Source information:
Two RNAs folded together computationally: RNase P RNA and transfer RNA, 443 nucleotides in total.
[in-house]
RNA sequence: UCAGAUGGCCGGAUGGCCGCGGAGCUUGCGCAAGCAAGCUUCGAGGAAAGUCCGGGCUCCACGGAAACACGGUGACGGAUAACCUCCGCCGGGGGCAACCCCAGGGAAAGUGCAACAGAAAGCAAACCGCCAAAGGCUUCGGCCACGGCAAGGGUGAAAGGGUGCGGUAAGAGCGCACCGCGGAUGUGGCAACACAGACGGCACGGCAAACCCCACCGGGAGCAAGACCAAAUAGGGACGGCACAUGAUCCGUUUCCGGAUCGCCGUCCGGGUAGGUCGCGCGAGGCGUUCGGUAACGAACGUCCCAGAGGAAUGGCCAUACAUCGCUUCGGCGAGGACAGAACCCGGCUUACAGGCCGUCUGACGCA
RNA sequence: GCCGUAGUAGCGUAGUGGUAGCGCAAUCCCUUGGUAAGGGAUAGGUCGUGAGUUCGAUUCUCACCUACGGCACCA
Numbered sequence: 001u002c003a004g005a006u007g008g009c010c011g012g013a014u015g016g017c018c019g020c021g022g023a024g025c026u027u028g029c030g031c032a033a034g035c036a037a038g039c040u041u042c043g044a045g046g047a048a049a050g051u052c053c054g055g056g057c058u059c060c061a062c063g064g065a066a067a068c069a070c071g072g073u074g075a076c077g078g079a080u081a082a083c084c085u086c087c088g089c090c091g092g093g094g095g096c097a098a099c100c101c102c103a104g105g106g107a108a109a110g111u112g113c114a115a116c117a118g119a120a121a122g123c124a125a126a127c128c129g130c131c132a133a134a135g136g137c138u139u140c141g142g143c144c145a146c147g148g149c150a151a152g153g154g155u156g157a158a159a160g161g162g163u164g165c166g167g168u169a170a171g172a173g174c175g176c177a178c179c180g181c182g183g184a185u186g187u188g189g190c191a192a193c194a195c196a197g198a199c200g201g202c203a204c205g206g207c208a209a210a211c212c213c214c215a216c217c218g219g220g221a222g223c224a225a226g227a228c229c230a231a232a233u234a235g236g237g238a239c240g241g242c243a244c245a246u247g248a249u250c251c252g253u254u255u256c257c258g259g260a261u262c263g264c265c266g267u268c269c270g271g272g273u274a275g276g277u278c279g280c281g282c283g284a285g286g287c288g289u290u291c292g293g294u295a296a297c298g299a300a301c302g303u304c305c306c307a308g309a310g311g312a313a314u315g316g317c318c319a320u321a322c323a324u325c326g327c328u329u330c331g332g333c334g335a336g337g338a339c340a341g342a343a344c345c346c347g348g349c350u351u352a353c354a355g356g357c358c359g360u361c362u363g364a365c366g367c368a
Numbered sequence: 369g370c371c372g373u374a375g376u377a378g379c380g381u382a383g384u385g386g387u388a389g390c391g392c393a394a395u396c397c398c399u400u401g402g403u404a405a406g407g408g409a410u411a412g413g414u415c416g417u418g419a420g421u422u423c424g425a426u427u428c429u430c431a432c433c434u435a436c437g438g439c440a441c442c443a
Base pairs, nucleotide, nucleotide: 001364002363003362004361005360006359007358008357009356010355013320014319015318016317017316018315020043021042022041023040024039025038026037027036028035029034045339049350050349052348053347054346055345056344057222058221059220060219063257064256065255066254067253068252070218071217072216073215074214076088077087078086079085090104091102092101093100094099105213106212110211111210112207113206127153128152129149130148131147135144136143137142161179162178163177164176165175166174180202181200182199185196186195187194188193226278227277228276229275236269237268238267239266240265241264242263247262248261249260250259251258271442272441273440285304286303287302288301289300290299291298292297322337324335325334326333327332369439370438371437372436373435374434375433378392379391380390381389386423394410395409396408397407398406416432417431418430419429420428
C1' cells in the first nucleotide's frame, strides 16, 4: 500500500427566538371545584419496532397422593431474578490466516421412512464382469460349464472400512504394514474431553427440525390485567347439550378419598354506560471510582432523580460551522440530514439503519 | 396496546416429506345462419419471502412480509 477479520462508541452539533406536554412553587380571581398569569424544572430510542423468548406486577384457578397427557430445552462448566440469552471451554465443519458457523443428548430400547434409478436399499445382493480346481467337447489353439468371487464397470444421496504388499484359479481382513473405527486400562482436566493404548480383523450405515426414549423446566391469562367511585338499564328472550337428586355438572384427565352447586354450560338476539381516580414512574435504575473474576458478571463507596397523559406533547424558524450530493468560470452557488418514534415495566433475541469516530488482529507485496 | 388465524394458476380450493392436482375462468378447434349451452384439445404455479434440517421441503424448524379477525365495563 492492497485485501480482509473483529470489538466498541456516536448517530446530527452550538446559540437565539417562538410554541407544545408533565410536575412544582408564587400571585390574582372564585364559597368551592377550578381558572388565568408568571417563574423553575423535566420531556423518545439504539432499536421506543417485531411481539419471538424470559421475568416482575395483577387477577383467575389452585384440597391431598400417585400415574398420565401437553408444551419447551438439550455437549461441559459458569453468569443471572430468569431465559431458547450471555461468558469461558470442548467437539465437528469452513477459511492460507485473523476468525466465522453448528437445535451439538440417545440410531447398541422399540416402531417407522428412503421416490426414481439399480441385480440388490436394511440380517444384504450379483446385471455386466473375473476365474475355471468337478465334468464334457476338441481341429489340442481353445470352447461349454457344476461351481467359486466381489477386484473392476454401471445405478444411486447412500452399495457394509481405505491404500500398498503378499496371497490366490480368480478373489476376499484371507495374512501383514500404515491410516480409520471400536476399545479394557492408564495419565491430565471440576467436567465435556484430550493423549497414550493391551486387545478386536471390521461388526455397530443415514434420518429423532419422524414417532419415540432419557434428563431437566413449565398452572392459565394478560395493564383492554385489576381495584375504587359515579351514572344508566329490561338481572329479559331464543336455540342447543346434559340433568332434575341412590342424580348430574365442575375442581386439566383417570383412580381412591374429599369438596362445591341445585340447575349448569355454550351460541345468538336484545338493554344500559363508554365518565373519573388509582395501578403509573426510586427502578433486578443511571453515572463514576476501587476491588474480585480470563470473561459474562459481582461487591463496596460516592453521586444523580431522569418522559409519562386521552389514540394525540416531544416541534418550528433564523444564524454559525459539519457530513453528504449536484453544478462550477475552482472564487463559490444550490439542495439537504439514516432507520424510526414511548404508552405497565425490566433482561435478552431478531429485524431496519445514511454516515462518522476510536481501537485490535490476519494475509500478500514493497522498503529499511 | 394485547391475542389469534391464514397465504398454493386470474378466482375458489385439495394435497402435508418423493415430478403439485380439481372446479370456474383463459386460448384454439368442432357444432350453429349467428350466439349461448355442449364436446375436444392446450397453456398457465419461484406453493408469500429468505435461511436451516434432510439424499430430497408446498409439507418439518426458525426469521421476516402481507392480509383478516377478536379483546372495554354494567346488568
Rfam match: Bacterial RNase P class A. For this family Rfam cites "The Ribonuclease P Database" (Brown, Nucleic Acids Res, 1999). Rfam classes the family as a ribozyme.